[in-house]
Molecule: transfer RNA
Organism: Thermoplasmatota archaeon
């Protein structure tokens, strides 16, 4: 150099263009002498900018970052 993939809570993943959702981690409670485990709930995210559309995570350009493949 050139092609491909991937980017969403603190991690791991979802999500036919129409309210952004699971599970684990966090925090509060019940239980318990205490913890562990079980059980209830809570808080917390779309990589940036732009474009398409009535309405983008989602198409679509450009960019930032990871990986990989091939020289």
């Nucleotide at each position: 150099a050139g092609c491909c993939c991937c980017g969403u809570g603190g991690u791991g993943c979802a999500a036919u263009g129409g309210c952004a959702g699971c599970a684990c981690a966090u925090c509060g409670g019940a239980c318990u002498u205490u913890g562990a485990a079980u059980c209830c709930g809570u808080u917390g995210a779309c990589c940036c900018a732009g474009g398409u559309u009535c309405g983008a995570u989602u198409c679509c350009u450009g960019g930032c970052g990871g990986g990989g493949c091939u020289a």